[in-house]
RNA sequence: GAAGUCGGUCGGGCAGUCGCUGCCAUCGCAAGAUGGGAGAGGAAAGUCCGGGCUCCGCAGAGCAGGAUGCCGGUUAACGACCGGGCGCCGCGAGGCGACGGAAAGUGCAACAGAAAGGACACCGCCGAUGGCCUGCCUCGCAGGAUCAGGUAAGGGUGAAAUAGUGCGGUAAGAGCGCACUGCCCCUGCGGCAACGUUGGGGGUCGGUAAACCCCAUCCGGAGCAAGACCAAAUAGGAGGGCGAUAGCGUGGCUCGCGCUGCCCUCGGGUAGGUCGCUCGAGCGCGCGAGCAAUCGCGCGCCUAGAGGAAUGACUGCCACAGGGCAACCUGUACAGAACCCGGCUUACAGACUGGCUUCACCU
RNA sequence: CCACCCGUAGCUCAGCUGGAUAGAGCGAUGCCCUCCGGAGGCAUAGGUCACAGGUUCGACUCCUGUCGGGUGGGCCA
Numbered sequence: 001g002a003a004g005u006c007g008g009u010c011g012g013g014c015a016g017u018c019g020c021u022g023c024c025a026u027c028g029c030a031a032g033a034u035g036g037g038a039g040a041g042g043a044a045a046g047u048c049c050g051g052g053c054u055c056c057g058c059a060g061a062g063c064a065g066g067a068u069g070c071c072g073g074u075u076a077a078c079g080a081c082c083g084g085g086c087g088c089c090g091c092g093a094g095g096c097g098a099c100g101g102a103a104a105g106u107g108c109a110a111c112a113g114a115a116a117g118g119a120c121a122c123c124g125c126c127g128a129u130g131g132c133c134u135g136c137c138u139c140g141c142a143g144g145a146u147c148a149g150g151u152a153a154g155g156g157u158g159a160a161a162u163a164g165u166g167c168g169g170u171a172a173g174a175g176c177g178c179a180c181u182g183c184c185c186c187u188g189c190g191g192c193a194a195c196g197u198u199g200g201g202g203g204u205c206g207g208u209a210a211a212c213c214c215c216a217u218c219c220g221g222a223g224c225a226a227g228a229c230c231a232a233a234u235a236g237g238a239g240g241g242c243g244a245u246a247g248c249g250u251g252g253c254u255c256g257c258g259c260u261g262c263c264c265u266c267g268g269g270u271a272g273g274u275c276g277c278u279c280g281a282g283c284g285c286g287c288g289a290g291c292a293a294u295c296g297c298g299c300g301c302c303u304a305g306a307g308g309a310a311u312g313a314c315u316g317c318c319a320c321a322g323g324g325c326a327a328c329c330u331g332u333a334c335a336g337a338a339c340c341c342g343g344c345u346u347a348c349a350g351a352c353u354g355g356c357u358u359c360a361c362c363u
Numbered sequence: 364c365c366a367c368c369c370g371u372a373g374c375u376c377a378g379c380u381g382g383a384u385a386g387a388g389c390g391a392u393g394c395c396c397u398c399c400g401g402a403g404g405c406a407u408a409g410g411u412c413a414c415a416g417g418u419u420c421g422a423c424u425c426c427u428g429u430c431g432g433g434u435g436g437g438c439c440a
Base pairs, nucleotide, nucleotide: 001359002358003357004356005355006354007353008352009351010350012318013317014316015315016314017313018312020039021038023036024035025034026033027032041334045345046344048343049342050341051340052339053223054222055221056220060255061254062253063252065219066218067217068216069215070084071083072082073081074080085099086097087096088095089094100214101213105212106211107208108207122155123154124151125150126149129148130147131146132144133143134142135141136140163181164180165179166178167177168176182204183202184201185200186199188197189196190195227275228274229273230272237266238265239264240263241262242261246260247259248258249257268439269438282301283300284299285298286297287296288295289294319332320331321330322329323328364436365435366434367433368432369431370430373389374388375387376386382420391407392406393405394404395403413429414428415427416426417425
């Protein structure tokens, strides 16, 4: 210098004018006026997980259902995060992984192929053994590859064909035997563990669980329109249906507990206010523990809380991008809080910045 | 806020216990028929199965994540 990889920070700036929504102070009977101060995000989004909070009498038992799935840790909790193991990719820095179980059971595997589940002889090889044919002086020997039969080495099909390589062995072959590798079991050592590794034994047939399923762990339901209080109004009305072996109590079922009504249709009423509501697993800085996620301590700070929704517009200068010879013109990524918080995912013009890797050149 | 459903040809829908060429009706285009048109007959074209990734030998179908559209529920008595 080029290429790459993993992060971090920001995401127009300053000044002025006019507005919008809350809050505080003063004035005012009130409407309001004046002044002060505050006012979107890293994702506020999707609502995909988890928790707080609130109610359902307690949130109890079982089943069903759902989620997760190598190991250890972090945490309020998690499907998140951190560290490690293993596998795959990359020269590397690094990246990716739904990564339990197929000897519990059931199912599935189109087409092709001889054969696809506890299988198979199409081509090929052999034909030791038994028969057949031929030859020979030899009632036995040689030949033929003809029949029975043997054979999974080789060809061919497939995503997948009962482990791979080599040597031996054989009629030809075959884990048939042996060595090494793979797989399974036992064992010693290291590690909390996943796992790694040493030695020994066993000739040792698969795939699919993002198919049903099995195993382990976790999960009660609902959601701020939760819920509490105040106020107002009305017909706590009418018709039909269902019942105590029933119905309801916002769990899918059963039990348990409590209550006695419940469902549908029609009709009637209200469409107000206050709280919940933002001080919180909070933010910044420093120190300490830890590889890290994270945790502890100290100091400092207060940072939207509206209720269909305010957070905007303009002017000047600057920054950046595009156009133009120039004067100048145009534009400023994605996007907008609604009870709160921790994550994940998705969108995002561009700017700044740190670590590391590979290659080339120079000293 | 919560629960749920759908996306396949221009339109309306099948196919969704994975199996290879993705179909049907209407519509479109061409030809036949007719004096012309309609109806009828014959034929043809038309598809990123919303998008992306994964599982699998193989995905419209299974899983995950996005995008778009739609439905239902929530006061008092």
Molecule: RNase P RNA; transfer RNA
Organism: Burkholderiales bacterium